[in-house]
RNA sequence: GCCCCUAUGGCUCAGUGGUAGAGCGUCUGCUUCGUAAGCUGAAGGUCUGCAGUUCGAUCCUGCAUGGGGGCA
Numbered sequence: 001g002c003c004c005c006u007a008u009g010g011c012u013c014a015g016u017g018g019u020a021g022a023g024c025g026u027c028u029g030c031u032u033c034g035u036a037a038g039c040u041g042a043a044g045g046u047c048u049g050c051a052g053u054u055c056g057a058u059c060c061u062g063c064a065u066g067g068g069g070g071c072a
Base pairs, nucleotide, nucleotide: 001071002070003069004068005067006066007065010024011023012022013021018055026042027041029039030038048064049063050062051061052060
């Protein structure tokens, strides 16, 4: 320098055009003499950024940035 993959709650990941979910974690309540475990509920994300396509973009296209890999 060229090519490929990847970026979504605190962490690990789903979701692949129609106003975003799970597990773990955090907090609340129940249970207990108390703790752990179990059960209930809640908070927490403008989906890396900027453009484009579309009635509508986390999703499709281009570029940029960060991370990972391949070739030279």

This is a predicted structure of a 72-nucleotide RNA (transfer RNA) from Setaria italica. Its Rfam family is "tRNA". It is annotated as a transfer RNA. Its mean pLDDT, the model's own confidence on a scale to 100, is 83. The source organism's lineage runs through Eukaryota, Embryophyta, Spermatophyta, Paniceae and Setaria.